This is a predicted structure of a 77-nucleotide RNA (Fluoride riboswitch aptamer (crcB RNA motif)) from Neorhizobium galegae. Rfam family: Fluoride riboswitch aptamer (crcB RNA motif). Rfam links the family to the GO terms response to fluoride and positive regulation of gene expression.

RNA sequence: AAUUCCAACGGUAAUGGAUUCUGCCGGGCAUCACGCCGAACCGCUUCCCCGAUGAAGCUGAUGACUCCUACUCAACA
Numbered sequence: 001a002a003u004u005c006c007a008a009c010g011g012u013a014a015u016g017g018a019u020u021c022u023g024c025c026g027g028g029c030a031u032c033a034c035g036c037c038g039a040a041c042c043g044c045u046u047c048c049c050c051g052a053u054g055a056a057g058c059u060g061a062u063g064a065c066u067c068c069u070a071c072u073c074a075a076c077a
Stems, first nucleotide, its partner, number of pairs: 009026005016068003020064002027037003043058005
């Protein structure tokens, strides 16, 4: 100096919020500070197409559990 591992912290896991848990990413430039670029991430099926694009269809406010909120349906008051 580089790499790996562990811990902490930040970001993220197809529609909002929170607790807990889990996976993934966390690098570069610049500044007094602000900032810029990059990574993780951005659902599924069928057909056309031949791997680009287009068309049709399906599930879900969770990555997982629970709760709240929004929307839809049914019942009761």
Notes
The coordinates come from a structure-prediction model, not an experiment, and the mean pLDDT is 76.